The prediction has a mean pLDDT of 82. The RNA shown here (transfer RNA) has 73 nucleotides and comes from Tetragenococcus muriaticus. RNAcentral records the identical sequence in 6 taxa. Its Rfam family is "tRNA". From the family's description: Transfer RNA (tRNA) molecules are approximately 80 nucleotides in length.
RNA sequence: GCCGUCUUAGCUCAGCAGGUAGAGCACCACCAUGGUAAGGUGGGGGUCGCCAGUUCGAAUCUGGCAGACGGCU
Numbered sequence: 001g002c003c004g005u006c007u008u009a010g011c012u013c014a015g016c017a018g019g020u021a022g023a024g025c026a027c028c029a030c031c032a033u034g035g036u037a038a039g040g041u042g043g044g045g046g047u048c049g050c051c052a053g054u055u056c057g058a059a060u061c062u063g064g065c066a067g068a069c070g071g072c073u
Stems, first nucleotide, its partner, number of pairs: 001072007010025004019056001027043005049065005
């Protein structure tokens, strides 16, 4: 230098024929216990790496940039 894959909540990941963002763990509150853990119920938290384009509508399609990983030279 070239090619490919990936980037979504604090962490690990789903979401794929475009239609108002989810799970588990963690966190907070409550229940429960003499108390703790486990357990049960509820709750907060992300505008989806960034910038543009297409579209009535984009996490999802297209382009550029950045980062991580792998391959080639």

RNAcentral holds the sequence, with entries from ENA and Rfam.